[in-house]
Context: one part of a larger RNA
């Protein structure tokens, strides 16, 4: 100087209290160890690996394994040479690639050839999801959205450095103030950026419908309209900016005023200097190492989906604030052309057939929990949905291994979970549906958005955990 301290003082933080709702017991899904395998491809490892890279593993993706093939090579560029094609297509053959015949078939042109594009050869050269993240770039995670990290002149010390940045107050904040060998500016803080909450001007289609007209069983359906809501622009508006109090000031406080809105209004984006040789050579690039009839390639077929066991993550549920049947309501944001699909008809149903309208504020795709009402009446049940049998749809060359998703019978464990442990302070926990990426389908209960319903509780700072500052002790730098 700095890390460190079971040294001390101040302050913060869903960090502990106070509350709610959960994990750990129970099946399942899912990742991971471990173990087995020809292989279970590889990478992630306390917080910050473990529903992670993977926002889709039946082939294919695939990198693995065992078998069959191929050597200028699946893929570039050059060089020599022959063709005139190359694509497609139908026959044989092969587990399949490869392979064999038939057929169909090039362009300009100064006719020398020249583009192309194939097939052989030859070496340069391709290729490698082969090590190394401890050689790298790039990017990303974490402390941490914490308030802190620096510098230029002065000064002060021999010097390392100090000071500024401390102090007294104040803030979410190195935020501002006062004071002070300092006086300035930089990275950070806030602001400017989007988004919601409220008016105004504006422009109204495919949105909308107060007043006028027409129609209809009905409906903005139709003339219309430019108010209303909506959907786009541009603006106002929040400033401790009034007012009391308390202070020197900054700034604190009020069940104040006024205001849709008060004190950063919610929400995002935005992550300083730098930690951890923190992750990643398998997004990508790249230095050195290695492989070059294999460590590259191509192909069917298996494998990543095994399972005495462990654990992290979720997801149903043990019930009556509740299943169960029947009547009715009310969303926002996405997506639709090889796509959404209304409607009709056929099946108990996944679903089929057949027709429509939409490249979309026009056409489609729909809310659930709730609220009315019958029923069940504490039971391993009318609770719970596993797991097996059967019989079926659908996607797709193909659903043994391995796919979802009907319908029928089967009805396992589970009666709230030991020590422990997460999350969250407001339209938030809980809770209840809906949507997209990915993608033929989906093992999506996952992940990332919407929006319906809508809470309790904060005394406090003593304790535990992380942190920010000032001091103090040090055997460590």
């Nucleotide at each position: 100087u700095g890390a460190c301290g079971g040294g001390g003082a101040c302050c913060c933080g869903c960090a502990c209290a106070a509350g709610c709702g959960g994990u750990g017991g129970a099946g399942c899904a899912u990742g991971u160890g471990g173990u087995u395998u020809a292989a279970u491809u590889c990478g992630a490892a306390g917080c910050a690996a473990c529903g992670c890279g993977a926002a889709g593993a039946a082939c294919c993706u695939u990198a693995c394994c065992a078998a069959a093939u191929c050597u200028u090579g699946a893929c570039a560029u050059c060089c020599u040479u022959c063709u005139g094609a190359c694509c497609g297509g139908u026959a044989c053959u092969u587990a399949a690639c490869c392979g064999u015949a038939c057929c169909u078939u090039c362009u300009c042109u100064u006719c020398g050839g020249a583009g192309c594009a194939g097939g052989a050869g030859u070496g340069a050269c391709a290729g490698g999801u082969g090590g190394u993240g401890c050689a790298u770039g790039g990017u990303u995670g974490u402390c941490g959205u914490c308030a802190g990290c620096u510098c230029g002149u002065g000064u002060c010390g021999u010097g390392a450095g100090a000071u500024g940045u401390u102090g007294g107050g104040u803030u979410a904040a190195g935020u501002c103030c006062c004071g002070c060998a300092a006086c300035g500016a930089g990275c950070g803080c806030a602001a400017c950026c989007c988004u919601u909450a409220u008016c105004g001007a504006u422009a109204g289609u495919u949105a909308c419908c107060a007043u006028c007209a027409g129609g209809u069983u009905a409906u903005g359906c139709u003339g219309g309209g430019g108010a209303c809501u909506c959907u786009g622009u541009c603006g106002a508006g929040a400033c401790u900016g009034c007012c009391g109090u308390c202070g020197u000031a900054a700034g604190a406080u009020g069940u104040g005023a006024g205001g849709a809105a008060g004190g950063u209004g919610g929400g995002g984006a935005u992550g300083a200097c730098g930690u951890c040789a923190a992750g990643u050579c398998a997004g990508c690039a790249c230095g050195g190492c290695c492989c070059u009839u294999a460590c590259g390639u191509c192909c069917g077929g298996g494998g990543c989906u095994a399972c005495a066991c462990a654990c992290g993550u979720g997801u149903u549920a043990c019930a009556a604030u509740g299943g169960g049947g029947g009547g009715u309501a009310c969303a926002g944001a996405a997506g639709g052309c090889a796509g959404c699909u209304a409607c009709a008809c056929g099946g108990c149903g996944a679903c089929g057939u057949g027709a429509u309208g939409c490249u979309a504020a026009u056409c489609c795709c729909g809310a659930a929990a709730g609220c009315c009402u019958c029923u069940c009446u504490c039971a391993g049940u009318u609770c719970g949905g596993a797991u097996u049998g059967g019989a079926g749809u659908c996607u797709g060359c193909a659903a043994c291994c391995c796919g979802a998703c009907u319908c029928c019978a089967u009805g396992a464990a589970g009666c709230u979970g030991g020590a422990u442990u997460c999350g969250c302070u407001a339209g938030u926990a809980a809770u209840c549906g809906c949507g997209c990426a990915u993608c033929a389908g989906c093992c999506a209960c996952g992940g990332c958005g919407c929006g319906g319903u809508g809470a309790a509780u904060a005394c406090a700072u003593u304790c535990c955990c992380g942190g920010g500052c000032c001091u103090u002790g040090c055997a460590c730098u």